C1' cells in the first nucleotide's frame, strides 16, 4: 500500500399459537410535524422504522346456542363454530442483510 474477506441492528417469505376487526378499527396508497436505529469506532441520506396528524381509496360473513320478547313472528343482547382482513403480536424456520463514506478486524501480496 494494493486485493480478498468475515460479522450487526433490521427486513422479508412461510406456518404454528393467542388476540383485533367484520357496527371496518387495522393494513395498503399520497402528504405534514416529531424522534429513534442503522457490522468493532466515527459520520449518516433522497433510503428505513415508529409515534402524532390531514387526504383520496376502501372489505364477507354464514351456522348455532341461551337470554330478553312473545300467541306466534319480528326484533334486540350474549356466547360458540367455520370463514373472511394485502389485521395486530409471540416465539420458530427460510432468506436478505453495513445506502454510502472514513478507520478498525482477518487473510493473501
Nucleotide at each position: 500500500a494494493g486485493c480478498a474477506g468475515a460479522g450487526u441492528a433490521a427486513g422479508a417469505g412461510c406456518a404454528u399459537g393467542u388476540g383485533c376487526g367484520u357496527u371496518a378499527a387495522g393494513u395498503g396508497c399520497c402528504g405534514g410535524c416529531u424522534g429513534g436505529a442503522c457490522g468493532g469506532g466515527g459520520a449518516g441520506u433522497u433510503g428505513u422504522c415508529a409515534g402524532c396528524u390531514g387526504g383520496a381509496c376502501g372489505a364477507a360473513a354464514a351456522g348455532u346456542a341461551u337470554c330478553u320478547g312473545a300467541c306466534a313472528a319480528a326484533a334486540g343482547a350474549u356466547g360458540c363454530u367455520u370463514g373472511c382482513g394485502g389485521u395486530a403480536c409471540a416465539a420458530g424456520u427460510u432468506c436478505u442483510g453495513c445506502a454510502u463514506c472514513c478507520c478498525g478486524c482477518u487473510g493473501c501480496u